This is a predicted structure of a 347-nucleotide RNA (Bacterial RNase P class A) from Suipraeoptans intestinalis. A source record names the gene rnpB. Its mean pLDDT, the model's own confidence on a scale to 100, is 76. RNAcentral holds the sequence, with entries from ENA. Of the family's consensus pairs, 94% are formed in the model. The organism belongs to Suipraeoptans, within Bacteria.
Order: sequence, then C1' cells, then structure tokens
RNA sequence: CAAGUAAGACAGGUAAUCGCAGCUGCAAGGCCGAAAGGCAGCAGUUGAGGAAAGUCCGGGCUUCACAGGGCAGGGUGCCGGAUAACGUCCGGUGGAGGUGACUCUAAGGAAAGUGCAACAGAAAUAUACCGCCUGAUGAUUCAGGUAAGGGUGGAAAGGUGGUGUAAGAGACCACCGCCUUGCUGGUAACAGCAAGGGUCCCUGUAAACCCCACUCGAAGCAAGACCGAAAAAAGACAAGGUGGCGGCCCGUCACGUCUUAGGUAGGUCGCUAGAGCCUGUCGGCGACGGCAGGCCCAGAUAGAUGAUUACCCACGACAUAACCCGGCUUAUCGUCUUACUUGCAGC
Repeated sequence: CAAGUAAGACAGGUAAUCGCAGCUGCAAGGCCGAAAGGCAGCAGUUGAGGAAAGUCCGGGCUUCACAGGGCAGGGUGCCGGAUAACGUCCGGUGGAGGUGACUCUAAGGAAAGUGCAACAGAAAUAUACCGCCUGAUGAUUCAGGUAAGGGUGGAAAGGUGGUGUAAGAGACCACCGCCUUGCUGGUAACAGCAAGGGUCCCUGUAAACCCCACUCGAAGCAAGACCGAAAAAAGACAAGGUGGCGGCCCGUCACGUCUUAGGUAGGUCGCUAGAGCCUGUCGGCGACGGCAGGCCCAGAUAGAUGAUUACCCACGACAUAACCCGGCUUAUCGUCUUACUUGCAGC
C1' cells in the first nucleotide's frame, strides 16, 4: 500500500425568527364551569431512536384464578456460567467452512414403536443389469459362484493395503474408523491411552409422529386504583319557608332541604427516579457484579419535536415515544476509531 476479520462511536452542523407540548416562576387580574378544575397571557427551562419499528421471546407491575395429584396442550434440548428472567449473552466441547484473523451450528434419542424416501437404478434393507470366474453346449445360449471393477442414486452391507481364491468376499491379517470395558486428565460436555470385539445387528429422516429430561396459571396500562356531578332512586327532616314581580301589604308565579348507596359525564393517580445514566476503582478470561462520586434525561390523552431564512460541508439513510425494562429480528446515506490476519514492496 492492497485485500480482509472482529469490536465500537456518530446519524448533517451553526445562527436567527415563528409555532407546538411538559415543568417552574410572574400575575391574583381575563374567559368557561355549580364545583373539582380547565383555557388563555408573559418569562425561563426541557423536549424521540439506534433501531422509538416488527410485537417474536423474557421479566417487573396490575386484576382475576389457585388444597394436593394427574391428563391434555405449549415451550426448551452439548457442558459450565451470567442474569430479575429468557428461546438472550459469555466461556468452553464436538461438528462444518476459511491460507489466516475468524465465522456458522436448535448439537438429546433412529437396537421402544409408527410413517415417509420422488426420479433413476437389476436391486433401497434388499438385490446379479454389465462385467469377472467355473461348468454344460455347436458359435449363439443356459446353470451356478461372485459385491473386487462398471453403471444408477443424496444413500448400495466401513475404508486402505495385503494374504487368499477358479473368480471373489472381514473369509483371514495389519493400520484407520466403529462398538464395549477399564485407566488417566477435566466441575462437566469431552479428550487421551490400553485391552477386547469381524453377527462391525444393518441406510437416511425426529424445525415427521413419537420417546426421554426440564419447564410453563390467564389476561393485559383501554391493566387497574381513587374522587365524583346532573338526572333518576331510597331514607330522614321541615312545615307557611325561600326567591322573582324596584321598597311595604295583599295578590300572583317559581322552588322543598339534607343524607346515603351506586359510580355515568368529568377529574386525579398509575406515568416515568429507573434491574436508570456517566466517571473512577476493585473482583472475574468474559457475560457480569461490588464500592465511591456525580447527574436527572419527553410524559401527552385526540395525543407535542415542525416550518422559514442565511452560511458551511462529506449534501444528509432508515424511521417518530404512548406503562417500563432486558433481548432477538428486520430497515438504514454515509463517516470515523481501535485491534488483528494475509499478500506485495522498501529499510
């Protein structure tokens, strides 16, 4: 320098003006409402994301259900750890890919049982199409042996070499693989070593049924909690009362008052200070955890983040919170940082 691998950061910037939402202060005055409260004014301050998304998984929180046991159904599936929990993450083991850095892996059981395996091929768990060998025959052909060779297929009775044989074959032998047993190392998955086994009992498929082990109550913030008009209802009480007709009398018109339960309209809470963020330090390979210091970072309920102008550049992608948090998945213009690998060149 080029090509890569892994981990991470940013997500147009600056200034001005106008607008929107929350909070605080000012004003104590304006408007609406019986009230609770709401609206409006001025000033200050704060105001989306790395995925706010899909709503796929896990948890907090809330209401309901729940003696105990079982069936059905769902989920998970190598080992150890992290965590509030997980199907997530970290570290390993086995397997697969890459020269390598590194990446991928839903990875229990196929001698419990069942199902399925198109096409091709002679034969798909059983087989002789070609070939090879032996015999018969007259040359064609027929009978038998054979899975070493050819051909089909994703898959054809473990592989390589030898002995052996008419030709062959775990028929026999050596090595490798496989199975069983033992020992050693490791928390474990597993690895290594040794001995034995040739009926080495036998294809693949379990994100097919199934078996085994572990695990799972349901619904979700429109969850739910509190306050609560008007009208209607029930109960208690009052009796010639209250108000209007400009004052008084008469007259006339209108009207009971209080309490309670329910919880509609409406309001308040849930609602954002939290498994929170930043910095330092300690423990740990790491996920993560402990301690100390600092910080407050949207909270609406018809739902706020927008617009205009000027300048600059690399010309700006995907996308907009609605109870919260941990993950996963998917979308994304580009820019930058760190560590490492391979190749080439130079010193």